[in-house]
RNA sequence: UGCUUAUCCAGAAAGACCGAGGGACAGGGCCCGACAACGUCUUAGCAACCUGAGUUCUCCACACGAGAAGGGUGCUAAUUCCCUUUCUACAUCGAUUGCUUCGGCAGUAGUGUAGAAGAAGAUAGGCG
Numbered sequence: 001u002g003c004u005u006a007u008c009c010a011g012a013a014a015g016a017c018c019g020a021g022g023g024a025c026a027g028g029g030c031c032c033g034a035c036a037a038c039g040u041c042u043u044a045g046c047a048a049c050c051u052g053a054g055u056u057c058u059c060c061a062c063a064c065g066a067g068a069a070g071g072g073u074g075c076u077a078a079u080u081c082c083c084u085u086u087c088u089a090c091a092u093c094g095a096u097u098g099c100u101u102c103g104g105c106a107g108u109a110g111u112g113u114a115g116a117a118g119a120a121g122a123u124a125g126g127c128g
Base pairs, nucleotide, nucleotide: 001128002127003126004125005124006123007122008121013043014042015041016040017039021032022031023030026084027083028082029081044076045075046074049072050071051070055069056068057067058066059065080120085117086116087115088114089113090112091111092110095108096107097106098105099104
């Protein structure tokens, strides 16, 4: 760096240093930030993707097996902060087309809401 699989509405922060931007990229929105964000380090925690053969513990009569500790990552503002593309459902002052018994009805596009999928991304495992 590429391919592939899984997950992404839950959870979990203090201190020190630094000093102006930050929330991946583009556009829009909305937030965080001199009461110090972002970042780095330390400590603590969350989680349970991998490991748990070898060390330790528990379950188990033993074994097999399972769970945990421990270890490798990851994470600790906001749903991946939200939207962007497609589809479906519903609504729609107004626009437009068709039909009309002239009361309306149906369709189309747009817009809005909700849901699903996708794209992009992040993390982990596997492969190259």
SAM riboswitch aptamer (S box leader) from a Flammeovirgaceae bacterium, 128 nucleotides, folded computationally. The source organism's lineage runs through Bacteria, Pseudomonadati, Bacteroidota, Cytophagales and Flammeovirgaceae.